[in-house]
The RNA shown here (transfer RNA) has 74 nucleotides and comes from a Candidatus Omnitrophota bacterium.
It matches the Rfam family "tRNA". Rfam links the family to the GO term triplet codon-amino acid adaptor activity. It is annotated as a transfer RNA.
It was read from a public genome assembly.
The organism belongs to Candidatus Omnitrophota, within Bacteria.
Its mean pLDDT, the model's own confidence on a scale to 100, is 81.

RNA sequence: GGGCGCUUAGCUCAGUUGGUUAGAGCAGUUGACUUACAUUCAACAGGCCAGGGGUUCAAAUCCUCUAGCGCCCA
Repeated sequence: GGGCGCUUAGCUCAGUUGGUUAGAGCAGUUGACUUACAUUCAACAGGCCAGGGGUUCAAAUCCUCUAGCGCCCA
């Protein structure tokens, strides 16, 4: 330098035939239970979907550029 892939909650990841409100597990907070802790149960909070632009009535999803990371080729 060229090709491919990934970036979504604190962490690990779903969700990509565009369509009502973006989800799960773990972690966190509160409550129940217990003498207390743990386990278990219930509830809550936490995301402007890596960033900019575009297409569309509508974008996490499609197109494009940038950044970071990984793999392959040279």